[in-house]
Context: one part of a larger RNA
């Protein structure tokens, strides 16, 4: 890890409760016991007890009432509709280990110090080396010591370093040669040293140069056994088949938030009997959208003005003057979830009947799951008008739904699968190759690989429409020539001559020519525009809407079509065509309704987790009682059949003594999962 066996709602209750079934029924039923028996039973007595027929009140009591009160008032609780009780089998429930497996943990008795802590008694063991304190002895010194040298000595949790005890650092091993080890290095090595032999100290105790260490590979409470099937709102498992029907992830309240109670929502059974929703028609409540400023705030300019600050007068008083603040008024423009003089569309509440004719609807009872939801489209709130964010309202999918689409993709589009079907038509999205299906039509679109991401903003990219100018009496563009005089206008200025500035901006010659558009100079000077004129020959200036493109646009593997690869295979419109489990066909199954009376017609239904309901397969034993079976049972292996399945049946071969139809009943009754358990491999 595989195969096999093994393995999880069960029993007991004179406990409840509700439903079936039977029995009796205003009554129902005995128990322990006794006696009889054909004796795990059965029969009979047993009237002890229990439910039920009457309720109120604490309670005495009273009674169709009573209780509360003074009360006959009022009130609460019953009566005026009589169904009950035994039994048996089912569903929950309750007491029990109560569906199985599982803690960590508390307690209680006990075995432990052959490991290991300390601690007693009693032994043993430390190779070699090196340094030399005290003391002592000579000599010098000294009144005497003191002190000083030389010699002797042999001291020390000294030195160095092997046996011995540790265990630093690297490196290996790491399903090791080893459940703590190896190789090199290190560290103590006469001392608080090391080590044999005995003994001692036990579990909220011990020992501890203190790490919560170590007390038999176990220590923030040791081991064994028992209390014990501790408890586990936790995880994990929970075993055959088909039919019907379906949640939920919300509300309130919880030492509660991954659990509960009750609602809600699902089933099933009574009962009711269209009482439910939807449309349309009629009535209503309401203060949101939007809007508005008439009320409460909020806020910009301006008019006005009370008061104020400054300055000026002034002895006080008061009085002028203010490019300074400003209530309150007015005006113009705004502004609000917690502003309203207004105000909708939905939605709701009620109503009448038609319509939609086959869905629900309500009341009471049985079982119940759920009570982390989750993306999406709209409306709000948080947050940054961040999130694959958090919180709510309201639809959708998913959840609990599978089929087409979307390259892939629960939550998105489309569309809700009962079975079969080598028929047919379609949605969504698609038709050039992958890849079913037009390289279809039409286009005065696009040129940007736009298409195949993105803003403000920007441009003589093209494509359509409008409007307005100026043109063969020559438009616009280009070229050649003119761009003159009063004047350097005036002031200023060091200087200002169109051309720092500041003020004015005339007149005159003309085809035209500004007291000057720009460069320029110290200032002139010079270039050059305006304006004319010729050349030249037909359109051109300007604005606004709109179509499809363009910049703007910086990310880490392949480049923002799935791919390839398109100039359409793009886009704009248009026809056809593919395309699903969606609709149709034909055939089958069930179910539920009407018709109908016999099985048939004729509608409609059949997707599903948790969960309710219903109907059946098979396993073993038992009753009952026919049968099968050495002419070969049960079991194992094939085959061939046969039921919607769970499954049945026939037979080959093996096997070698039992098997079991049918109808009842009874349960150790179905395994793949429980890091299930045992055995093999």
């Nucleotide at each position: 890890g595989c195969c096999a066996g093994c393995g999880a709602g069960u029993u007991a209750c004179u406990c409840g409760u509700a439903c079936g079934u039977u029995g009796c029924a205003a009554g129902g039923u005995u128990a322990a016991g006794c006696a009889g028996u054909u004796c795990u039973g059965c029969u009979g007595c047993g009237c002890a007890a229990c439910c039920g027929u009457a309720g109120c009140g604490a309670a005495a009591g009273c009674g169709a009432g009573u209780c509360u009160u003074a009360a006959u008032a009022g009130g609460g609780c019953g009566a005026a509709g009589u169904a009950g009780u035994a039994a048996c089998g089912u569903g929950c429930g309750g007491u029990a280990g109560a569906c199985g497996c599982g803690a960590a943990a508390c307690c209680g008795g006990g075995u432990g110090a052959u490991c290991u802590a300390u601690c007693c008694a009693u032994g043993g063991c430390c190779a070699g080396g090196u340094u030399g304190a005290a003391a002592g002895g000579g000599c010098g010194g000294u009144a005497a010591a003191a002190c000083g040298u030389c010699c002797c000595g042999g001291a020390g949790g000294a030195c160095c370093g092997a046996a011995c005890c540790u265990g630093u650092u690297c490196a290996g091993g790491u399903u090791g040669a080893a459940a703590a080890c190896u190789g090199a290095u290190u560290g103590g090595a006469u001392g608080a040293g090391c080590u044999g032999u005995g003994g001692a100290u036990a579990g909220g105790g011990g020992u501890g140069a203190a790490a919560g260490g170590c007390c038999a590979a176990u220590c923030a409470a040791a081991c064994c056994c028992g209390g014990c099937g501790a408890u586990a709102g936790c995880u994990c498992g929970u075993a055959c088949u088909c039919c019907c029907c379906g949640a939920a992830a919300u509300g309130u309240u919880u030492u509660u938030a991954g659990g509960a109670a009750c609602a809600g929502c699902c089933u099933c059974g009574u009962a009711u009997g269209g009482a439910c929703a939807g449309a349309a028609c009629c009535g209503g409540a309401g203060g949101u959208a939007g809007a508005g400023c008439a009320c409460u705030g909020g806020a910009a300019g301006g008019a006005c003005u009370a008061g104020g600050g400054c300055c000026g007068c002034u002895a006080c008083a008061a009085c002028g003057g203010u490019a300074c603040c400003g209530a309150a008024u007015c005006c113009u423009a705004c502004u609000a979830a917690a502003c309203u003089c207004c105000g909708a569309a939905u939605g709701c509440c009620g109503g009448u009947u038609u319509c939609u004719u086959a869905a629900u609807g309500u009341a009471c009872g049985g079982g119940a799951g759920u009570g982390a939801g989750a993306c999406u489209g709209c409306g709000a709130g948080g947050g940054a008008u961040a999130a694959g964010c958090c919180c709510c309202g309201u639809g959708g999918u998913c959840a609990a739904a599978a089929g087409g689409g979307g390259a892939a993709c629960a939550a998105c589009c489309c569309a809700g699968a009962c079975c079969a079907u080598c028929g047919g038509u379609u949605a969504a999205g698609g038709c050039c190759c992958c890849u079913a299906a037009a390289u279809g039509u039409g286009g005065c679109u696009u040129a940007a690989g736009u298409g195949g991401u993105a803003a403000a903003g920007g441009a003589g990219g093209u494509g359509g429409g409008a409007u307005c100018g100026c043109c063969c009496a020559g438009a616009c563009a280009a070229c050649u020539g003119g761009g003159a005089g009063g004047u350097u206008g005036g002031c200023u200025u060091a200087g200002a001559a169109g051309c720092a500035g500041c003020c004015a901006u005339c007149c005159u010659u003309u085809a035209a020519a500004g007291a000057g558009u720009g460069c320029g100079u110290a200032a002139c000077a010079g270039c050059u525009c305006a304006c004319c004129a010729g050349u030249c020959a037909a359109g051109u200036a300007a604005u606004c809407c709109u179509g499809c493109g363009c910049c703007g646009a910086a990310a880490a593997u392949u480049u923002g079509c799935g791919g390839g690869a398109c100039u359409a295979a793009a886009c704009c419109a248009c026809u056809g065509c593919c395309g699903a489990a969606a609709c149709c066909g034909u055939g089958g199954a069930u179910c539920c309704g009407c018709u109908g009376c016999a099985u048939a017609g004729c509608g409609g239904a059949u997707g599903g987790u948790a969960g309710g309901g219903g109907a059946g397969c098979a396993u073993u034993c038992c009753a009952u009682g026919c049968c099968c079976u050495g002419c070969g049972a049960a079991g194992g292996u094939g085959u061939c059949u046969u039921g919607u399945g769970a499954g049945g049946g026939a037979u080959g071969c093996u096997g070698g003594a039992g098997g079991a139809a049918a109808u009842g009943g009874a349960a150790g009754a179905g395994a793949g999962u429980a890091u299930g358990c045992u055995g093999g491999c």